[in-house]
RNA sequence: AGGGUUUAGGAGGUGGUUGCUCCGAGCUCUUUGAAAAGGCUCGGGGAGGAAAGUCCGGGCUCCACAGGGGAGGACGCCGGGUAACGCCCGGAGGGAGCAAUCCCUGGAAAGGGCCACAGAAAACAGACCGCCAGCGGCCAGAGGACGAAUGUCCUCUGGUGCGGGCAAGGGUGAAAAGGUGGGGUAAGAGCCCACCGCACUCCCUGGCAACAGGGAGUGGCACGGCAACCCCCGUCCGGAGCAAGGCCAAAAGGAGCGCAUGGGUGCCCCGCCCGAAGCGCUCGGGUAGGCCGCUUGAGGAGAGGGGUAACCCUCUCCCAAGAUAAAUAACCACCCUCUGGGGUAAUAUCCCCCAGAGAACAGAACCCGGCUUACCUAAACCCUCCCC
Numbered sequence: 001a002g003g004g005u006u007u008a009g010g011a012g013g014u015g016g017u018u019g020c021u022c023c024g025a026g027c028u029c030u031u032u033g034a035a036a037a038g039g040c041u042c043g044g045g046g047a048g049g050a051a052a053g054u055c056c057g058g059g060c061u062c063c064a065c066a067g068g069g070g071a072g073g074a075c076g077c078c079g080g081g082u083a084a085c086g087c088c089c090g091g092a093g094g095g096a097g098c099a100a101u102c103c104c105u106g107g108a109a110a111g112g113g114c115c116a117c118a119g120a121a122a123a124c125a126g127a128c129c130g131c132c133a134g135c136g137g138c139c140a141g142a143g144g145a146c147g148a149a150u151g152u153c154c155u156c157u158g159g160u161g162c163g164g165g166c167a168a169g170g171g172u173g174a175a176a177a178g179g180u181g182g183g184g185u186a187a188g189a190g191c192c193c194a195c196c197g198c199a200c201u202c203c204c205u206g207g208c209a210a211c212a213g214g215g216a217g218u219g220g221c222a223c224g225g226c227a228a229c230c231c232c233c234g235u236c237c238g239g240a241g242c243a244a245g246g247c248c249a250a251a252a253g254g255a256g257c258g259c260a261u262g263g264g265u266g267c268c269c270c271g272c273c274c275g276a277a278g279c280g281c282u283c284g285g286g287u288a289g290g291c292c293g294c295u296u297g298a299g300g301a302g303a304g305g306g307g308u309a310a311c312c313c314u315c316u317c318c319c320a321a322g323a324u325a326a327a328u329a330a331c332c333a334c335c336c337u338c339u340g341g342g343g344u345a346a347u348a349u350c351c352c353c354c355a356g357a358g359a360a361c362a363g364a365a366c367c368c369g370g371c372u373u374a375c376c377u378a379a380a381c382c383c384u385c386c387c388c
Base pairs, nucleotide, nucleotide: 001384002383003382004381005380006379007378008377009376010375012335013334014333015332016331017330018329020046021045022044023043024042025041026040027039028038048361052372053371055370056369057368058367059366060241061240062239063238072237073236074235075234076233077091078090079089080088081087092105093104094103095102096101106232107231111230112229113226114225115224128170129169130166131165132164135163136162137160138159139158140157141156142155143154144153145152146151178196179195180194181193182192183191197221198219199218200217201216202215203214204213205212206211245292246291247290248289254283255282256281257280258279259278262274263273264272265271299318300317301316302315303314304313305312306311336358337357338356339355340354341353342352343351
């Protein structure tokens, strides 16, 4: 210098002016017995590391308080952490990479299903090239037997892959049914043997465990891959969600009672019956609207301690948005940081001056713990090359 891997950090600071929103205090207009709301003044708080995606896990709330079974879903080596997790930490085995480092993880010997393309064959194997003349057939030759003879039969030799045998070698593929050597054979092959590998059983040692190391025996090898296809085994999960849920409650409409008035009965009054609309009172549900839930919580900072770590314990201090169509902003000055240029000086990363940049990702909406995805830097480590 180039390439790569991982980790860490950051999201400017202070002050002023003008605004927005919430809280507290004081004053004040209208109405008033008083207050609330409104207005003004003063003081104080006011986005994020991801507030995001809404993918997991919990708190909280309501619902038949949710016990059992079924369905469905998620997860899956071992140990630990945690409120919990599909998260985190430490380890084990396997794989990728020269390395830093990263990835994978129950069962394929319960069963079903699938395995593209290529290839002969993709799973109780198969035969394209190839190898083979031991066997059947055919061809040629020699000999023998029978027969009068064409011939027929037998034996041997040579040839021929037509049938057949083989699966060692080639070739295909992500994957082709252990490896090396020897024996064996027509040619071959765990067909047989030795060693290595593998599987199963038992034992010993280390480890909490996953597992690792070692020993003995049995078995010619049985068991190709995929479970992010169904499935099996184990563990966990009741459902819906702050539009949860609770309280107050206008208008309109509803129910009941009363009043007045009207009608009926009646000669009239009382009484009784009816009554659309009216007025008053009460009640129920609960819309608009308002209030609570709402921010003090698995909370933050510091110190000490335990633990390899994740994390946990103790003490002290602190209180840091709560809006609802949705406020948290704009401008200025100085400082700081970075970049570029110039100056002084023997030499500027360092001193002085000038200019520029301070962004991006993105914005709370009940609250936490994670994961993922976004933005800008830096450092550490690994590999290669070059220079001193």